This is a predicted structure of a 79-nucleotide RNA (c-di-GMP-I riboswitch aptamer) from Candidatus Electrothrix aarhusensis.
RNA sequence: GUUGAAUAAAGCCAAAGCUGUCGUGAGGCGGUGUCGGAAAACCACGGAUCUCUUUGAAGGAGAUAGCCGGGUCACCUAC
Numbered sequence: 001g002u003u004g005a006a007u008a009a010a011g012c013c014a015a016a017g018c019u020g021u022c023g024u025g026a027g028g029c030g031g032u033g034u035c036g037g038a039a040a041a042c043c044a045c046g047g048a049u050c051u052c053u054u055u056g057a058a059g060g061a062g063a064u065a066g067c068c069g070g071g072u073c074a075c076c077u078a079c
Stems, first nucleotide, its partner, number of pairs: 001079002004076001012037002017032006035066001041072003045069003048064007
C1' cells in the first nucleotide's frame, strides 16, 4: 500500500427490559443487562422514518450513525 471479515488473537461496543436523570416530544446521558455488531467508531451530506411547531399553500426547528447510501479515521489478519 492492497484484499478480506474468518468457528482466529487481543481488546472494544451494548438491543430489548428494569432503573435514575434531562427534554413539550421524537429521544439523550448514567447504572443494570447482554439481543446482537467487523466499524454497532466519528460526520445529519443524500434518501427514509419519527417528534415538536407555524400555516391558505407550504415551511421552520429537532431526533435516529444499532434504517440505507456516502464521507473521514482506526483494530486485526493475509499478501
The organism belongs to Candidatus Electrothrix, within Bacteria. Its Rfam family is "c-di-GMP-I riboswitch aptamer". Rfam describes the family as follows. GEMM was predicted in a large-scale screen for bacterial structured RNA regulatory elements. It was read from a public genome assembly, where an Rfam model found it.